[in-house]
RNA sequence: CGGGGUAUAGCGCAGCCUGGUAGCGCAUCUGCUUUGGGAGCAGAGGGUCGGGGGUUCAAAUCCCUCUACCCCGA
Numbered sequence: 001c002g003g004g005g006u007a008u009a010g011c012g013c014a015g016c017c018u019g020g021u022a023g024c025g026c027a028u029c030u031g032c033u034u035u036g037g038g039a040g041c042a043g044a045g046g047g048u049c050g051g052g053g054g055u056u057c058a059a060a061u062c063c064c065u066c067u068a069c070c071c072c073g074a
Stems, first nucleotide, its partner, number of pairs: 001073007010026004020057001028044005050066005
C1' cells in the first nucleotide's frame, strides 16, 4: 500500500442478507423461599447499536467516509 473480517447493555452474543417497538444468556438490584448463605422461583433497572454524513415516511439494518482491532497478500 491492496483485499477481507469484527465493533449492539458491565461481560459474551443474536438481530443486518429481506429497513418497521432493540433482544437472549450471565452478571447487578428487589421480592418470595431459608436460622443464615447458596440454589430455586417471580419481577425490575441498564443501550443515543464505534464516530460523521447520505437515502427513506422510517436506518443496528442500505450507501459513502473515518477510527480501533484481527486476518491474508505485497